[in-house]
Molecule: Bacterial RNase P class A
Organism: Gammaproteobacteria bacterium
RNA sequence: CAAGUUGGCCGGGCAGCCGCCUUGUGAGUUGCAGUUAUCUGUGAUUUGCGGGGAGGAAAGUCCGGACUCCGCAGGGCGGGACGCCGGGUAAUGCCCGGGCGCCGCGAGGCGACGGAAAGUGCAGCAGAAAGCAAACCGCCGACGCGCCAAUCAAUUUAACAAUUGGCUGGUGCGGGUAAGGGUGAAAGGGUGCGGUAAGAGCGCACCGCGCAUAUCGGCAACGAUGGCGGCUAGGCAAACCCCGUCCGGAGCAAGGCCAAACAGGGACCAAGCACUGCCCGUGCAAGAGUCCCGGGUAGGCCGCACGAGGGCAAAGGCAACGAUGCCCCCAGAUGAAUGGCUGCUUAUUACAGAAUCCGGCUUACAGGCCGACUUGCCUU
Numbered sequence: 001c002a003a004g005u006u007g008g009c010c011g012g013g014c015a016g017c018c019g020c021c022u023u024g025u026g027a028g029u030u031g032c033a034g035u036u037a038u039c040u041g042u043g044a045u046u047u048g049c050g051g052g053g054a055g056g057a058a059a060g061u062c063c064g065g066a067c068u069c070c071g072c073a074g075g076g077c078g079g080g081a082c083g084c085c086g087g088g089u090a091a092u093g094c095c096c097g098g099g100c101g102c103c104g105c106g107a108g109g110c111g112a113c114g115g116a117a118a119g120u121g122c123a124g125c126a127g128a129a130a131g132c133a134a135a136c137c138g139c140c141g142a143c144g145c146g147c148c149a150a151u152c153a154a155u156u157u158a159a160c161a162a163u164u165g166g167c168u169g170g171u172g173c174g175g176g177u178a179a180g181g182g183u184g185a186a187a188g189g190g191u192g193c194g195g196u197a198a199g200a201g202c203g204c205a206c207c208g209c210g211c212a213u214a215u216c217g218g219c220a221a222c223g224a225u226g227g228c229g230g231c232u233a234g235g236c237a238a239a240c241c242c243c244g245u246c247c248g249g250a251g252c253a254a255g256g257c258c259a260a261a262c263a264g265g266g267a268c269c270a271a272g273c274a275c276u277g278c279c280c281g282u283g284c285a286a287g288a289g290u291c292c293c294g295g296g297u298a299g300g301c302c303g304c305a306c307g308a309g310g311g312c313a314a315a316g317g318c319a320a321c322g323a324u325g326c327c328c329c330c331a332g333a334u335g336a337a338u339g340g341c342u343g344c345u346u347a348u349u350a351c352a353g354a355a356u357c358c359g360g361c362u363u364a365c366a367g368g369c370c371g372a373c374u375u376g377c378c379u380u
Base pairs, nucleotide, nucleotide: 001376002375003374004373005372006371007370008369009368010367012345013344014343015342016341017340018339020053021052022051023050024049025048026047027046028045029044030043031042032041033040034039055351059362060361062360063359064358065357066356067251068250069249070248079247080246081245082244083243084098085097086096087095088094099113100111101110102109103108114242115241119240120239121236122235136181137180138177139176140175143174144173145172146171147170148169149168151166152165153164154163155162156161189207190206191205192204193203194202208231209229210228211227213226214225215224216223217222255302256301257300258299264293265292266291267290268289269287272284273283274282275281309328310327311326312325313324316321
């Protein structure tokens, strides 16, 4: 310098003017309650001066929790999630470190990574054969039954020749063979030597594989070295299933408080009616009255912003994390605020906007900054 790997951070800034939400405080106006020789409390509204005002993902709502209400003696069935080991954490399916496997020259990346020698099931096409496997081509011709040729021996014949038997070579069928070819994602370990008719873990050596096997190292996963087994036991469990661990349900429209109007209930009052013609009394009783009541709608308030909070330092730890100390208070709406215009700057900035809160994961993202590392080339 080029190509790459990986971790972290920012994601417009400054100024002016005009607005919006929230909050502290002062003042004015005003409602209600209490007290009354005019103050106190609490709300509404206007205004002055201050403080704060979206994100790294506020998103998807996929995990884990806090919080709230309901349920719950204990156990089972069913369902769901997860699945190498150790650590971190409030907790996790998250994070960190390690092991193993695969990929990459490498930095590094990826992995639902328990069980396929419990059972059931699945595997298109191709191919002869695909799950206690198979012979299409090829190879062999041992073994069995034949054929042909050569040759030897015996018997018969005067001879030619014939028959029988042995041996050699060739060949057909049965047969043997998983070395080679071909098919396939996959053909029942690989290489070599021996062996064989040809072959084959058939035998042996090395490599590989398996083992509830031993020793050593490691907390462990696992590794190293031996031992045993000729290999029996192919793949798929994000197929059913088996094993192990964990899981009660619903969610801030949770849930709690205050509480109009209308309807309802009760007490008092009471026109009127009956006994009864009148008074008293008793019973019934309309409601235009007064007071009270429960449930609770509209509406309002709380939940709701001090929290597993943030920043800085920091014992400890490889790291995730974190003992401890100091500092800070940092959105809280409810038709729902966080904006608009102008100027300067390289700059009309991508993806996108809280709604109970927090920790993660995943997804979207213009542009920019910083660190660590790898490979190649050049120079010193």